The RNA shown here (transfer RNA) has 74 nucleotides and comes from a bacterium.
Its Rfam family is "tRNA". The family's RNA type in Rfam is transfer RNA.
The coordinates come from a structure-prediction model, not an experiment, and the mean pLDDT is 81.

RNA sequence: GCCUGGGUAGCUCAGUUGGUUAGAGCGCUGCUCUGAAGAAGCAGAGGUCCCCGGCUCGAUUCCGGGCCCAGGCA
Repeated sequence: GCCUGGGUAGCUCAGUUGGUUAGAGCGCUGCUCUGAAGAAGCAGAGGUCCCCGGCUCGAUUCCGGGCCCAGGCA
């Protein structure tokens, strides 16, 4: 340099072949329970869906460019 895959919550990831509320597990906070804690149960907080532009009535999703990560080829 070229090719492929990926970037979504603090972490690991799913997701919709464009549409009304963006999700799970773990973690975190509070409550119940306990002498206290753990476990368990209930509730809750936490997101510019990597960045810029384009198509569209409407983009996390489609298109173009860029950045970063992993693998492959040279």